Molecule: small-subunit ribosomal RNA
Organism: uncultured prokaryote
RNA sequence: GAGUUUGAUCCUGGCUCAGAACGAACGCUGGCGGCAGGCCUAACACAUGCAAGUCGAACGAAGGCCCGGAGCUUGCUCCGGUCACCUUAGUGGCGGACGGGUGAGUAACGCGUAGGAAUUUGCCCAGUAGUGGGGGACAACAUGUGGAAACGCAUGCUAAUACCGCAUACGCCCUAUGGGGGAAAGCAGGGGAUCUUCGGACCUUGCGCUAUUGGAGAAGCCGCUUGUUGGUGAGGUAACGGCUCACCAAGGCAACGAUCCGUAGCUGGUCUGAGAGGAUGAUCAGCCACACUGGGACUGAGACACGGCCCAGACUCCUACGGGAGGCAGCAGUGGGGAAUAUUGGACAAUGGGGGCAACCCUGAUCCAGCCAUGCCGCGUGUGUGAAGAAGGCCUUCGGGUUGUAAAGCACUUUCACCUGCGAAGAUGAUGACGGUAGCCGUAGAAGAAGCCCCGGCUAACUCCGUGCCAGCAGCCGCGGUAAUACGGAGGGGGCAAGCGUUGUUCGGAAUUACUGGGCGUAAAGAGCAUGUAGGCGGCGUCGUUAGUUAGAGGUGAAAGGCCUGGGCUCAACCCAGGAACUGCCUUUAAUACUGCGAUGCUAGAGACCGGAAGAGGUAAGCGGAAUUCCCAGUGUAGAGGUGAAAUUCGUAGAUAUUGGGAAGAACACCAGUUGCGAAGGCGGCUUACUGGUCCGGAUCUGACGCUGAGAUGCGAAAGCGUGGGGAGCGAACAGGAUUAGAUACCCUGGUAGUCCACGCCGUAAACGAUGGGUGCUAGUUGUUGGGAAGUUUACUUUUCAGUGACGCAGCUAACGCGUUAAGCACCCCGCCUGGGGAGUACGGUCGCAAGAUUAAAACUCAAAGGAAUUGACGGGGGCCCGCACAAGCGGUGGAGCAUGUGGUUUAAUUCGAAGCAACGCGAAGAACCUUACCAGCUCUUGACAUACUUAUCGCGGAUUUUGGAGACAGAAUCCUUCAGUUCGGCUGGAUGAGAUACAGGUGCUGCAUGGCUGUCGUCAGCUCGUGUCGUGAGAUGUUGGGUUAAGUCCCGCAACGAGCGCAACCCUUGUCUUUAGUUGCCAGCAUUAAGUUGGGCACUUUAGAGGAACUGCCGGUGACAAGCCGGAGGAAGGUGGGGAUGACGUCAAGUCCUCAUGGCCCUUACGGGCUGGGCUACACACGUGCUACAAUGGCGGUGACAAUGGGUUGCAACCUCGCGAGGGGGAGCUAAUCUCUAAAAACCGUCUCAGUUCGGAUUGUAUUCUGCAACUCGAAUACAUGAAGUUGGAAUCGCUAGUAAUCGUGGAUCAGCAUGCCACGGUGAAUACGUUCCCGGGCCUUGUACACACCGCCCGUCACACCAUGGGAGUUGGUUUUACCCGAAGACGGUGAGCGAACCUUCGGGACGCAGCCGGCCACGGUAAGGUCAGCGACUGGGGUGAAGUCGUAACAAGGUAACC
Repeated sequence: GAGUUUGAUCCUGGCUCAGAACGAACGCUGGCGGCAGGCCUAACACAUGCAAGUCGAACGAAGGCCCGGAGCUUGCUCCGGUCACCUUAGUGGCGGACGGGUGAGUAACGCGUAGGAAUUUGCCCAGUAGUGGGGGACAACAUGUGGAAACGCAUGCUAAUACCGCAUACGCCCUAUGGGGGAAAGCAGGGGAUCUUCGGACCUUGCGCUAUUGGAGAAGCCGCUUGUUGGUGAGGUAACGGCUCACCAAGGCAACGAUCCGUAGCUGGUCUGAGAGGAUGAUCAGCCACACUGGGACUGAGACACGGCCCAGACUCCUACGGGAGGCAGCAGUGGGGAAUAUUGGACAAUGGGGGCAACCCUGAUCCAGCCAUGCCGCGUGUGUGAAGAAGGCCUUCGGGUUGUAAAGCACUUUCACCUGCGAAGAUGAUGACGGUAGCCGUAGAAGAAGCCCCGGCUAACUCCGUGCCAGCAGCCGCGGUAAUACGGAGGGGGCAAGCGUUGUUCGGAAUUACUGGGCGUAAAGAGCAUGUAGGCGGCGUCGUUAGUUAGAGGUGAAAGGCCUGGGCUCAACCCAGGAACUGCCUUUAAUACUGCGAUGCUAGAGACCGGAAGAGGUAAGCGGAAUUCCCAGUGUAGAGGUGAAAUUCGUAGAUAUUGGGAAGAACACCAGUUGCGAAGGCGGCUUACUGGUCCGGAUCUGACGCUGAGAUGCGAAAGCGUGGGGAGCGAACAGGAUUAGAUACCCUGGUAGUCCACGCCGUAAACGAUGGGUGCUAGUUGUUGGGAAGUUUACUUUUCAGUGACGCAGCUAACGCGUUAAGCACCCCGCCUGGGGAGUACGGUCGCAAGAUUAAAACUCAAAGGAAUUGACGGGGGCCCGCACAAGCGGUGGAGCAUGUGGUUUAAUUCGAAGCAACGCGAAGAACCUUACCAGCUCUUGACAUACUUAUCGCGGAUUUUGGAGACAGAAUCCUUCAGUUCGGCUGGAUGAGAUACAGGUGCUGCAUGGCUGUCGUCAGCUCGUGUCGUGAGAUGUUGGGUUAAGUCCCGCAACGAGCGCAACCCUUGUCUUUAGUUGCCAGCAUUAAGUUGGGCACUUUAGAGGAACUGCCGGUGACAAGCCGGAGGAAGGUGGGGAUGACGUCAAGUCCUCAUGGCCCUUACGGGCUGGGCUACACACGUGCUACAAUGGCGGUGACAAUGGGUUGCAACCUCGCGAGGGGGAGCUAAUCUCUAAAAACCGUCUCAGUUCGGAUUGUAUUCUGCAACUCGAAUACAUGAAGUUGGAAUCGCUAGUAAUCGUGGAUCAGCAUGCCACGGUGAAUACGUUCCCGGGCCUUGUACACACCGCCCGUCACACCAUGGGAGUUGGUUUUACCCGAAGACGGUGAGCGAACCUUCGGGACGCAGCCGGCCACGGUAAGGUCAGCGACUGGGGUGAAGUCGUAACAAGGUAACC
């Protein structure tokens, strides 16, 4: 920096990613070289080899070689010499304390850094002084002997640079300052004189030795609960020291973290990071610790000793069972463990180490090689040309695109690798493991050399196929339920490259522990409040000091590493040199502002004093009235009480009501006020006593006495607990009555604890201003409480201090908001926070009588949880308004019969769709066949239909008769007809038959893949945009407000100004007039007729074109002078005149794949095509929509006036005629203002007289008519007969506001026929609307919200099931540790030492000294007992978490339906 909480936004906040790194591992792949690195796990166990020896110039001896001699079995034995040469066991010296390994232990002066003082030091360097003279042994060896071995034992011999005296003592040590003490070793080379026992002495040189001083380098030390802290004394040590001991004192350390527990080697450095930091401590370097585990000392200069010793333990091995041996955390290597880490290699050539005079020997230190892509660095896998843009692959809109100059082809090159030859440096004189290596020359040939991951966003890179919430992916968000750029494959692309990915770990990003650099009103976070200890911080001067601070200088800060510069390997990695740096610590000098410290002053902070003031501040005692309940008495009578409505309850044994009297307890109306007081909790009748704090004024005193405050202490609502009182009212629990599906609740009637008092506990609250305390500073306005001052007009004004409210500038804030009472600007101190859940829980501790409080985790789980604000939606929230929404009315539905649609059922099939409003007389404007999609049977397969190909024929086709068949279909016969153009070519077009293949076909699926069309909210008044402005932003403003309207209609106002889609208007129709035009229309006047029939006319009616007219235009009132509203005039019409068409942005994954179109999928002798018959018409039932009725506003009969819209040649049909009638037979006219359907019906007159009727017509029978190929399933109509239910319809529910409802008839589409349906037309023609409380729907504003799939939302808890981690748990197992006691190896120390002993002394008796032995205390391992602590397991048990569709309710979110919460 990004992703992720939301519909969107800002913030808080966690999770995740991109980077770098690694001693890595795993998967796939793998050409070369250089430089590095390589058991992180079992400090697990180790076979085998090697890793520390050397010196003969310290010593004796033996052997070999050589020389001489002897014996002779001529190659053996013996003797002597030489021992210049070689080898060695032993004595002796030096070294095995270095080098190499590992990190178990250690939280410590172990490490790091700086400083210090009481020490030792072999070899090395420098200095001084010596090195004289004696003695006694012990190994080896020999002999004997024990043992399986390891290893001894006894006796005897012997040398030394082994051991011991004596002498000497510059310096050294001790000291009482008189003195005393203490050493040594020789060896080798050379040699003139002298001496000689011929070995040598002696001299000299070299190496040694002794004493001592200094240096270098090295080593050691600087103290932590009963030896603990200190002192005195002693012991011990190289040395200081409780290091050890005796005595004395009772200290020492600790909140600046003792002790205990866990973890850990430390550092230079390494990784990361801008830095500060964080993490880490492999390789290299410094220090420490360890060497099978534990203990111990010896030797030595140095060890308590990796390849030494002793003891104990575990383990392994050998054994003759009696005893012995061993220690790879050296280099290789083995087993084991593990995700995982190499060769039982070469050489001492170099560098270094040990020994030696040296030669030299040793050196798994080291230098090299081997293995491993483990890392870093470098190189290569070819270069140029090459379009027919090859083939193949993939995609495709079928045109093409892409792979792609990529390949092939052509022309070149040879780095690396391979092969041949030459061949280093590393070596100062010799010596080369590496190594015939590095490097160089040359030959050949593109030859031997590319993979891995990714492609939804973050994050560079896209398509196809397969799959179908499956298989799978996934770092986070999340993909997958039939069109997946997210799974798997392919093509293509992107990234890196001998590697690439994954996993793990660390830092970063993370300002997400915030020193640099965060926060705490509401997101996590201010302790309930105060007092006060330690601590932190602290007013104004002067003087001193210089600890902090600042500056200079000096020392140190190892090397390597990192950085800079330069250099060397062809470059780089790597290596070398120099520089800077190492931010640190110490010492010293200087400065003195600030802080600290010491001293001395001051008064502004703080406190005291004096004078006033207000107050529900606290404690105790007393008093008062109203009310309530109870008791007594009176009056009085049937109810009272209670609720939404009731009931439980009280009352004729007298309630309620009312009057009088009495008792009891609790609480204090009015005053009363965002008034007062108090630190908070809290405090309210009146009086008294005691008492705390505050404010104002004065300026008398003290002189910084202050602020905060970890621990600590006190106070601390309600509830609760203990003891004892008290108990009127109220009232958990409980009981009863209601409510309810239930009601362990809400409501009602009762009612116990409790509420009250005293004393004692508890110590918590949403203890809130969700805001710690203190100080200073930073605009104001306004109210109020308590004081003071000044002025005046006596009631005010101005001002000041202290409180308490409201608004508000700057500023702050994520926003809301805060704003001198800060959440502003600063300082000081304290408390607290670090994702949600688990959990304020478990365990442990402390407190409590208990309840419980306090302190306070983890496993596990999620990718969020959360704050503020925005837009919607919603509310059993509010306000305003509208609508046949209610109300007021009229008529219906729901009851009956029938029609029709649906559900259900049935069926071979009862085709399919539509489903609340917005499916149900809907698609369907009309199912007997057809339709038809369904079922049964029969039948066809390029097909009923389209295009293309081949072939045949020119016709194709139509009509009639006929055979089989149910028909499709398959045949037969007759008749009609004999294609067009033409360049005359079986050329073209067209048609038909046959054939084959592409294909046709599908009312099959998906309306949740779609287009189009439609419904609905809703003809509701809304929905948006540009610019500007406001807001961090989502968004807001405009569009809100005041009026008004049918209307976001208009006016006014306004940070808005404009605009668009909607509204309205423009369109059609109707109502009025004018004008134009008169045929098929009309007829006032004239003529004429039976008749507008004809002449004539077009004035009227009418028809259909064009215009006019209505606009709140005029008047009055009202309103704001507006918009508008009310009334009036005029007018055919008046405020939209009536009706229609017209349907904004959008909502419902609404409806339709069966109108049509269409993606994908599916079927292809069938899910396609044809045919016959059946079905869609079924029928215990339920619902919707209608028709007809139940009658007198009517039925029936009669008379017979007035309409409009429409239709008509496959038709409408006048008129005549037949039939009771439906209708039949003729048939003029009409392609229609001409003819026709066409009769309008209600109306009017008469009759019937309240009945199941002269109502009603279902049902049924008979006989007919019409249409049609055909009326059985299954049409309509007619006549006669039949005459069912039904007497106005429960709960509920529908339509309608005027030419409307109601009622009456008429026409049309579909259609052969069939309407009670649908769409139209006119006739007659009402009632009512007070009004907006309520129901439903809608609009605007506002409010709440935990909703946004938007309340059909969200969401809580128990129970049931599965899984997971965890607490308790009788106990049990193990680790670790403490205390007490027992045992007490080896060992040093102390004592003893009657046993033993070469050196010295000796008077020879012995002594000194030493050793064994014995004893003692200390002590490892081990044992017993009792504890602490940690961990594992544990029947059972507790809660917790997680888990698409389980159960019960509905607690929360809206007034969540009883406001919620602590």